[in-house]
Context: one part of a larger RNA
RNA sequence: UGACGGGGACCCGCACAAGCGGUGGAGCAUGUGGUUUAAUUCGAAGCAACGCGAAGAACCUUACCGGUCCUUGACAUCCCCCCGACGCUUCCGUAACGGGAAGUUCCCUUCGGGGCGGGGGAGACAGGUGGUGCAUGGUUGUCGUCAGCUCGUGUCGUGAGAUGUUGGGUUAAGUCCCGCAACGAGCGCAACCCCUGCGGUCAGUAGCCAGCGAGUCAUGUCGGGAACUCUGACGGGACGGCCGGAGACAAUCCGGAGGAAGGCGGGGAUGACGUCAAAUCAUCAUGCCCCUUAUGGGCCGGGCGACACACGUGCUACAAUGGCGCAGACAGAGGGAGGCGAACCCGCGAGGGGGAGCAAAUCCGGAAAAUGGCGUCCCAGUUCGGACUGCAGCCUGCAACCCGGCUGCACGAAGCCGGAAUCGCUAGUAAUCGCGGAUCAGAAUGCCGCGGUGAAUACGUUCCCGGGUCUUGUACA
Numbered sequence: 001u002g003a004c005g006g007g008g009a010c011c012c013g014c015a016c017a018a019g020c021g022g023u024g025g026a027g028c029a030u031g032u033g034g035u036u037u038a039a040u041u042c043g044a045a046g047c048a049a050c051g052c053g054a055a056g057a058a059c060c061u062u063a064c065c066g067g068u069c070c071u072u073g074a075c076a077u078c079c080c081c082c083c084g085a086c087g088c089u090u091c092c093g094u095a096a097c098g099g100g101a102a103g104u105u106c107c108c109u110u111c112g113g114g115g116c117g118g119g120g121g122a123g124a125c126a127g128g129u130g131g132u133g134c135a136u137g138g139u140u141g142u143c144g145u146c147a148g149c150u151c152g153u154g155u156c157g158u159g160a161g162a163u164g165u166u167g168g169g170u171u172a173a174g175u176c177c178c179g180c181a182a183c184g185a186g187c188g189c190a191a192c193c194c195c196u197g198c199g200g201u202c203a204g205u206a207g208c209c210a211g212c213g214a215g216u217c218a219u220g221u222c223g224g225g226a227a228c229u230c231u232g233a234c235g236g237g238a239c240g241g242c243c244g245g246a247g248a249c250a251a252u253c254c255g256g257a258g259g260a261a262g263g264c265g266g267g268g269a270u271g272a273c274g275u276c277a278a279a280u281c282a283u284c285a286u287g288c289c290c291c292u293u294a295u296g297g298g299c300c301g302g303g304c305g306a307c308a309c310a311c312g313u314g315c316u317a318c319a320a321u322g323g324c325g326c327a328g329a330c331a332g333a334g335g336g337a338g339g340c341g342a343a344c345c346c347g348c349g350a351g352g353g354g355g356a357g358c359a360a361a362u363c364c365g366g367a368a369a370a371u372g373g374c375g376u377c378c379c380a381g382u383u384c385g386g387a388c389u390g391c392a393g394c395c396u397g398c399a400a401c402c403c404g405g406c407u408g409c410a411c412g413a414a415g416c417c418g419g420a421a422u423c424g425c426u427a428g429u430a431a432u433c434g435c436g437g438a439u440c441a442g443a444a445u446g447c448c449g450c451g452g453u454g455a456a457u458a459c460g461u462u463c464c465c466g467g468g469u470c471u472u473g474u475a476c477a
Base pairs, nucleotide, nucleotide: 001477002476003474004473005472007471008470009469010468011467012466013465015461016460019425020424021423022422023421026316027315028314029313030312031311032310033309034307035306042053043052064302065301066300067299068298069297070296073125077124078123079121080120081119082118083117084116087104088103089102090101091100092099106115107114108113127291128290130289131288132287136285137284138280139279140278141276143274148187149186150185151184152183153182154163155162156161167178168177169176193268194267195266196265198236200234201233202232203231204230208225209224212223213222214221239262242256243255244254245253246252318418322377323376324375325374326373335364336363339358340357344353345352346351384415389410390409391408392407393406394405395404431453432452433451434450435449436448437447
């Protein structure tokens, strides 16, 4: 000077408390450990690994295992020889890659050849998801969006170093004010950026329809309109600006007015010096080491999907604030051409046929669901719950046995609200309800978004956890 203390003082955070809903018990989904296996590829490991890399493992992917095949190689550059190819068709043969045979067919030219492609050969080399993240770059997590971390000059100290950055107030903030041997400055904070909340100006189609006209069983359907909604570009608006009080007359705090909004309006992006030899050599790049008829490269099949168990994260429930049936209402955001696919027809249904329209404010997916109305069930392992299983089907795809999703009928398990313990959340939040998208042939209870309905509670800072400032002790550096 740090770090630490079951030292002290002050302060903050869903940290506790106050509340609401969960997890831990059940079934299933998913990840992991373990075990098993020919292989169950690899990585991630307290917080900060475990629905994580994986925004999508039937083949492919694929890195693993078995079998089989290739050796200048699937890929790059260079040299020599041959061919006219490549591609397409046919034949022999294989589980498949592969191997062999026949037919057809290039461009430029100074006629030497050249370009491109294929085949053969020799070697330089290729190749490696082999090792080392404790050799590295890059990227990322984390403390933490915590309020801190430093420098120049000056001053003090023999020096390490201190001062500034401490103190009195104040703030979300090293935010600002005042004081002070300090005076300034930098990286952070804040602001500048984006979305959202209010109204204005401009604009009016594919969106809108108040008034006017036309038309219809009906519908902005048509003429038209530019008001309204909306769309999207510009500018306005909020600044403690105004009033009162508190305070050192300061910074600032409390109350009020006006206002769509009030004291950072709400949300996002933004992550200081550094810490963890944190993570990643399997995104990529890369030093060194290692393999070179294999640790490289094809193919087929299997595995990554195993299952006595253990844990994490989720979904569905245990019901009446509910289940089921019937008729009916109201979103936002995003997607669509190898795509979305309407009407209509067939099927109980998944779906099939059909093909209008739409590169989409035009057409389509499309129905929002919870909610409200009517009816039914009558507290029961049930008209709760849906696992498991049988049969019959549909779809994608070369192919659903290992190992996909969906439908119908039948089957109906555990489960009566969950021990110790533990998690999230302070408002349009929690809870609850559905909808969309990425990936993607197909395959979400995951992920990323969107809107609908919409709470309870916060006395307070003694305690638990994490953090900040000052101070104290010195077993530690």